Annotation: A computed fold for a 420-nucleotide RNA from an Acidobacteriaceae bacterium, annotated as Bacterial RNase P class A. The source organism's lineage runs through Bacteria, Acidobacteriota, Terriglobia, Terriglobales and Acidobacteriaceae. It was read from a public genome assembly, where an Rfam model found it. Its Rfam family is "Bacterial RNase P class A". Its family is annotated with tRNA processing, ribonuclease P activity and dimeric ribonuclease P complex in the Gene Ontology. By type it is a ribozyme. Its mean pLDDT, the model's own confidence on a scale to 100, is 77.
RNA sequence: CAGCCGGACCGGACGGUCGCUCGUUGCUUUUUUCGAAGAGCUGCGGGAGGAAAGUCCGAACUCCGCAGAGCAGUGUGCCGGAUAACGUCCGGGAGGGCCGGUUCAAGCCGGUUCGACGGCAAGUGCCACAGAGAACAUACCGCCCGGGCCGCAAGGCCCAGGUAAGGGUGAAAAGGUGCGGUAAGAGCGCACCGCCGCGGCAGUAAUGCAGCGGGCAGGGCAAACCCCACACGGAGCAAGACCAAAUAGGGAGGGAUUUUCUGGCGAGCCCUCGGGCCAGUCAGAAAAGCGUGUCGGCUCGAUGCGCCACAACCUCCGGGUAGGUCGCUUGAGCCCCGCAGUAAUGCGUGGCCCAGAGGAAUGACCGUCCCGCGGCAGCAAUGCCGCGGACAGAAUUCGGCUUACAGGUCCGGCUGCCUA
Numbered sequence: 001c002a003g004c005c006g007g008a009c010c011g012g013a014c015g016g017u018c019g020c021u022c023g024u025u026g027c028u029u030u031u032u033u034c035g036a037a038g039a040g041c042u043g044c045g046g047g048a049g050g051a052a053a054g055u056c057c058g059a060a061c062u063c064c065g066c067a068g069a070g071c072a073g074u075g076u077g078c079c080g081g082a083u084a085a086c087g088u089c090c091g092g093g094a095g096g097g098c099c100g101g102u103u104c105a106a107g108c109c110g111g112u113u114c115g116a117c118g119g120c121a122a123g124u125g126c127c128a129c130a131g132a133g134a135a136c137a138u139a140c141c142g143c144c145c146g147g148g149c150c151g152c153a154a155g156g157c158c159c160a161g162g163u164a165a166g167g168g169u170g171a172a173a174a175g176g177u178g179c180g181g182u183a184a185g186a187g188c189g190c191a192c193c194g195c196c197g198c199g200g201c202a203g204u205a206a207u208g209c210a211g212c213g214g215g216c217a218g219g220g221c222a223a224a225c226c227c228c229a230c231a232c233g234g235a236g237c238a239a240g241a242c243c244a245a246a247u248a249g250g251g252a253g254g255g256a257u258u259u260u261c262u263g264g265c266g267a268g269c270c271c272u273c274g275g276g277c278c279a280g281u282c283a284g285a286a287a288a289g290c291g292u293g294u295c296g297g298c299u300c301g302a303u304g305c306g307c308c309a310c311a312a313c314c315u316c317c318g319g320g321u322a323g324g325u326c327g328c329u330u331g332a333g334c335c336c337c338g339c340a341g342u343a344a345u346g347c348g349u350g351g352c353c354c355a356g357a358g359g360a361a362u363g364a365c366c367g368u369c370c371c372g373c374g375g376c377a378g379c380a381a382u383g384c385c386g387c388g389g390a391c392a393g394a395a396u397u398c399g400g401c402u403u404a405c406a407g408g409u410c411c412g413g414c415u416g417c418c419u420a
Stems, first nucleotide, its partner, number of pairs: 001416010012369007020047005026041006049391001053402002056400005061236004068300004073232005078092005093117001095114008118227002123225002125221003140167002142163003146159005175193006194216001195214004200209003240326004250317005257288009266278001268277003289307007333352003337348004370389008
């Protein structure tokens, strides 16, 4: 200097004139239930983002609900840590891609980057097409031994057998590389990798290293069904609280039992005229059972309400209001410094207040400057002219993730080249 990768920041600045909105000192003024509230006029101070977007996760906050058990459902998924929490972040580990080095080769080592990374010898399932064959798979071409036929020969054809090393198809062909061996081959044998088992060392752990034994079950897919572990109430600022006002606590349909006890009335019957028996009816209570609402879905269970009814509850039609005030910005807040930690982050001292609109304010105009591109002049510095200046706007708040972004600045790592 160039290329690749990762990360952080800025993304217009200043001045003037006028305007909008919030807060506040002072002054004036209105109302007053004498607490205070409102209006106006100067002055002073504040007023869109790194993503405000998406609404993908997690919460704070508000309201409703909350005996529990089982099943289903949803979400997460290596290890350790951070956090209010998360599917986020930090550190580490395995694995993959790329680059470099090394090896006959497979492989190994280093750097960088990605990371949806529990389990496939628990079971089931899928792998199109091509191909002989796609998981208790397989012989298309080929190679080899034996026999026969043709041919001068090279060689060709047929039968039967051996083979899975070579070639082909495919994303993937049933451990890999090399050497030996064989008629030709094959873990057939050996060495090195891979894999399985054993125990040893290091580490909090994931895991790694070395050793011993074994020719050795295994292709891929679980964002396939599934298995394992852990977790999980609902709704959301249009939440919700208060004030004021109005209407039709309207209409229709469906809609769940008996028994016992107490008291009142009581047709009738009996009677010794005191009263007793008793169908029925009214009121109340209790028990069992039934109906129904709630407990995120279902079952059991718990619990509220209702059970002859003008009925709990469910469904449909219809009517009124949709006005005002609050919630509303002091926050798991920000900044400097110090300490602890590899880091994420935590702790401590000090300082700061940094939008709160309400159909939705935060703007318009002028001038100068800045950045980039192009052109002209100039030896150069520089001057002049033209064009452009991104993505995009708070709406309860916060921690993340994802997506968009003209131009500019900075930091770190790797590789190559040049110079010293």